SAM riboswitch aptamer (S box leader) from a Chloroflexota bacterium, 131 nucleotides, folded computationally. The sequence was found by an Rfam model in a public genome assembly. It matches the Rfam family "SAM riboswitch aptamer (S box leader)". From the family's description: The SAM riboswitch is found upstream of a number of genes which code for proteins involved in methionine or cysteine biosynthesis in Gram-positive bacteria. The organism belongs to Chloroflexota, within Bacteria.

């Protein structure tokens, strides 16, 4: 960089350095000297590792047994924790839209434009896996 696969409407500081810009990309909209990026300190969770419990014997290994059961490890399926390790992330739903269909505003009937609402996809973030 690519690909596969989860998750994205919850949650996280009156600190410190620094000194202007940030919110991925376009468009709106917004946040910033009452201090942005970034660093350090704190914090959030709970993705993977890790304990810890329960569950179950179809599965691997071992110890009894040997007529039927047992039983312990691993492994799997659940639940907690946040004490350790490896990510991650703390303005606004991933800030909202972007592409495509549906309903609604809407009124005789149609089109197309705007606005909300849904639903589905792109895009892009983040773990964890392969390449």
């Nucleotide at each position: 960089c690519u690909c596969u696969u989860a998750u994205c409407c919850a949650g996280a500081g009156g600190g410190g350095c620094a000194g202007a810009g940030g919110g991925a990309c376009c468009g709106g909209c917004c946040c910033g000297a009452c201090g942005a990026a970034g660093c350090c300190c704190g914090g959030c969770a709970a993705c993977c590792g890790g304990u810890u419990c329960c569950g179950g014997c179809a599965c691997g290994g071992g110890c009894a047994g040997a007529c039927c059961a047992g039983c312990c490890c691993g492994g799997c399926g659940g639940a907690a924790c946040g004490u350790c390790g490896g990510u991650g992330c703390c303005a606004a739903u991933u800030c909202c839209g972007g592409c495509a269909g549906g309903c609604c505003g809407a009124a005789a009937u149609g089109c197309a434009a705007c606005g909300g609402c849904c639903u589905g996809g792109g895009a892009g973030a983040u773990g964890a896996g392969a390449g």